[in-house]
Molecule: FMN riboswitch aptamer (RFN element)
């Protein structure tokens, strides 16, 4: 230094105005929001160089919380959504434009944004300790 082990801390944002109505932050019009890991051409920073580093995706790959079923380690399903143009050798990621998506239960009326499970759990991130390889 790395792997392992143990512990600690942290780890999700958003409904404003108007309309209809007996009733809607749930419908309609205009709004608002985007968890975690990976990848992220080119470019940028460092280096003589090989190379290294920082930023960067809701809709490219995967993961988390919820529910159901089977099992009782776990597995499956619910379960999501992107195109066009530009640049370029090359774009699912860059730039421009237009679009689309969002668990479960509740409700005076259908909810990504309100209330609830949840002062929870967790993808993971950071740090500390330590025997061992």
């Nucleotide at each position: 230094a790395u792997c392992g082990u143990u512990c600690u801390u942290c780890a999700g944002g958003g409904g404003g105005u108007g309309g209809u109505g007996c009733a809607a932050u749930u419908c309609c019009a205009c709004a608002c929001c985007g968890g975690c890991g990976g990848u992220g051409a080119u470019g940028c920073g460092a280096g003589u160089g090989a190379u290294c580093g920082a930023c960067a995706a809701g809709c490219c790959c995967g993961c988390c919380a919820g529910u159901u079923c089977a099992g009782c380690u776990u597995g499956a399903a619910c379960a999501g959504a992107c195109c066009c143009g530009g640049u370029g050798c090359g774009a699912a990621c860059c730039c421009g434009g237009g679009g689309c998506c969002g668990a479960c239960g509740g409700u005076a009326a259908a909810a990504g944004u309100c209330c609830g499970g949840a002062c929870g759990a967790a993808a993971g991130a950071a740090g500390a300790a330590u025997u061992g390889g």